[in-house]
Context: one part of a larger RNA
Molecule: large-subunit ribosomal RNA, domain I
Organism: Thermosipho sp. 1063
């Protein structure tokens, strides 16, 4: 020197464990902000660095109401206090809430600088300082509003590549991902110029089917409906014109605004004309009397009661005695409750020992729903049927032609939708669709609007579960002071770090050392649990068998 074994060190694998996380269900909220948000800055404690709390009234005032022995946040420890007159606590109301940030008086290199006007205050009726309002833009006549910020989901305006096609141009990918503007708890859509097919149906929106079908497609890769049938859930309205009326304008034709009227497709409506009907009272304005709707769809505010409900809480059964043990919930005996044997915790394995569970209870304040009243809106004079070659029924509109785009449909025999330039009607004897175009024939009524519910999503909040992790796993992030240390000029990337012990009982004294540390003694069940469980391997070291 190797191999082997023993024994220590080292170092943190492994088991175990759970404070955090992961999917989900179910229910609730679904917003905050110029009355100054979200986010931060700097304060703020008797000692006070962080963190968490609060704002110059600064770990907190005020007041309502819960609770009931004790507090003074993590957080120990000095020192001063508080508290049954009811403190801390926790739950509604309130009050204050510096500076910065939309930042909004005026700048600005964010938490700074500096100003004008009005009132008060100091000071000396000065100067100076100090308070409190007010002063930005934008839309509005003014009232008032806007403006930023938020995970997702919604609707528009813009809109790509990697990639697939085994290359790659039409295609795909995908109207995705990104950007931008806007809403709302939802959003958008939506009351037939729809479909359908010789029968019908009745607004939208979501689901299951239809069906990977009809189709589309360098007929390649691929894309891919609808009608109908089965479900959720259900709701329908108000306008424009015609036509009267009132005010304005205009010399006039007329026009503008108000108010009446009107609202459809087995056409409708207005007017004209017939004709059948109508509660009382009053000459009329109206009044009694009835009907009708509504708190947010279609007007719009306010405000009572009662019910349930959130936001804090309270009751709430039932065991003892031996064994082992540091310790009993074990084990062995002998019992009880049970509308409660879910979990959780206690030195170890508890229905009966805590905390709860089952099952009851419980709100001054404040929110929610829900039903009723108050209240307010309207109706009651008009409707209803016939007739009419009188009048209206959304125009640069519909259609074309060219160029694009969306429709599942790539230009295709392409209908429908949209949008761009260019032409450009008709009003009921009209217009539009029914997949090129026609004709018959069916449907339906554009060219104004508004409309809950099924639906989408979860930043949060409550509850509950998981053949989900279990600290190199689960979230980037577990008590760890994480979007921090750190990296980067910057967008930006972006960590490591959990575990003594039932109880600190955290090792008093003594000894070696200058300390680190170590050796007695003590605590403890255990210190080979001592700053920590458990302690695996590489690797280091001491001993020792064998070989060389």
């Nucleotide at each position: 020197g190797g191999c082997g074994c023993g024994c220590a060190g080292u170092g943190g694998a492994u088991g175990c464990c759970u404070a955090g996380g992961c999917g989900g269900c179910a229910g609730g909220a679904g917003g905050c902000g110029a009355a100054g948000a979200a986010g931060g800055g700097c304060g703020u404690g008797g000692c006070a660095a962080g963190c968490u709390g609060c704002g110059a009234a600064a770990a907190g005032c005020c007041u309502g109401g819960g609770g009931g022995a004790g507090c003074u946040g993590c957080a120990a420890g000095c020192g001063a206090g508080c508290g049954u007159a009811g403190a801390u606590c926790c739950c509604g109301g309130g009050a204050u809430a510096c500076c910065c940030g939309a930042a909004u008086g005026g700048g600005g290199c964010a938490a700074c600088c500096u100003g004008u006007g009005u009132a008060g205050c100091u000071g000396g009726u000065g100067a100076g300082g100090c308070u409190a309002c007010a002063c930005a833009c934008c839309c509005g006549a003014g009232a008032g509003g806007g403006g930023g910020c938020g995970a997702a989901c919604c609707g528009g305006g813009g809109g790509a590549a990697g990639u697939g096609a085994a290359a790659c141009a039409u295609c795909u990918c995908a109207g995705u991902a990104c950007c931008c503007c806007g809403a709302g708890g939802a959003g958008g859509a939506g009351a037939a110029a729809u479909c359908a097919a010789a029968c019908g149906a009745g607004a939208u929106u979501c689901c299951c089917u239809g069906a990977g079908u009809a189709g589309a497609g360098g007929c390649g890769a691929u894309c891919g409906a609808a009608a109908g049938g089965g479900g959720a859930g259900g709701a329908g309205c108000c306008u424009a014109a015609a036509c009267c009326g009132g005010c304005g304008a205009g010399g006039g034709a007329u026009c503008g605004u108000c108010g009446g009227g009107g609202u459809a497709g087995u056409g409708g409506g207005a007017c004209a004309a017939g004709u059948c009907c109508g509660g009382g009272c009053g000459u009329g304005a109206g009044c009694c009397g009835g009907g009708g709707a509504g708190u947010g769809a279609a007007a719009a505010a306010u405000u009572c009661u009662u019910a349930c409900u959130c936001u804090a809480g309270c009751c709430g059964a039932a065991a003892g005695g031996u064994c082992u043990g540091g310790g009993a919930a074990g084990g062995c005996c002998u019992a009880c409750c049970g509308g409660a044997g879910a979990g959780g915790g206690u030195g170890a394995a508890a229905g009966u020992c805590c905390c709860g569970u089952a099952g009851g209870c419980g709100a001054a304040a404040g929110g929610g729903u829900a039903a009723g009243g108050a209240c307010u809106c309207u109706c009651u004079g008009g409707g209803g049927c016939u007739u009419g070659a009188u009048c209206c029924c959304g125009a640069g509109u519909a259609c074309c032609a060219c160029g694009g785009g969306g429709c599942a449909c790539g230009a295709g025999g392409a209908a429908u939708c949209c949008c761009g330039u260019g032409g450009g009607a008709a009003u009921c004897a009209g217009g539009g669709g029914g997949g090129a175009c026609c004709a018959c024939c069916c449907u339906c009524c554009a060219a104004g609007g508004c409309u809950a519910a099924a639906u989408a999503c979860u930043c949060c909040c409550u509850g509950c579960c998981g053949a989900c992790c279990g600290a190199u796993a689960g979230a980037g992030g577990a008590u760890c002071c994480a979007g921090u240390a750190c990296c980067g000029u910057g967008a930006g990337g972006g960590a490591a770090a959990g575990g003594u012990g039932a109880a600190a009982a955290g090792c008093a004294c003594c000894c070696c050392g200058g300390a680190a540390g170590g050796g007695g003694a003590g605590u403890g069940a255990a210190a080979g649990a001592g700053a920590c469980c458990u302690g695996a391997a590489a690797c280091u070291g001491c001993g020792u068998g064998c070989c060389u």